[in-house]
């Protein structure tokens, strides 16, 4: 220099041909227990990496940039 992949909650990751953003763990509150852990119930937390475009509507499609990973030279 060329090509490809990834970026979504604190963490690890889903999100099925565009149509209300989710799970597990972690956190918080409560139950249970003599008490703690395990366990049970409830619950907060997201401008979906940036900027723009397409569309009635974008996490999803297109372009650009940023960061990380890999392949080729």
């Nucleotide at each position: 220099g060329g090509c490809g992949g990834a970026a979504u909650a604190g963490u690890u990751c889903a999100g099925u041909u565009g149509g209300u953003a989710g799970a597990a763990c972690a956190g918080u509150g409560g139950g249970a227990u003599c008490a703690u852990a395990a366990u049970c119930c409830a619950u907060a937390g997201g401008u979906c990496g940036u900027u723009g475009g397409u569309u009635c509507g974008a996490g999803u499609c297109c372009a650009u940039c940023u960061u990380c990973c890999g392949c080729c030279a």
Predicted 3D model of a 73-nucleotide RNA (transfer RNA) from Chlorella sorokiniana. The coordinates come from a structure-prediction model, not an experiment, and the mean pLDDT is 83. It is recorded under the gene name trnM-cau. The same sequence occurs in records of 2 taxa. Rfam family: tRNA. Rfam describes the family as follows. Transfer RNA (tRNA) molecules are approximately 80 nucleotides in length. It is annotated as a transfer RNA. Rfam links the family to the GO term triplet codon-amino acid adaptor activity. Taxonomically the source falls in Chlorella (Eukaryota, Trebouxiophyceae, Chlorellales, Chlorellaceae).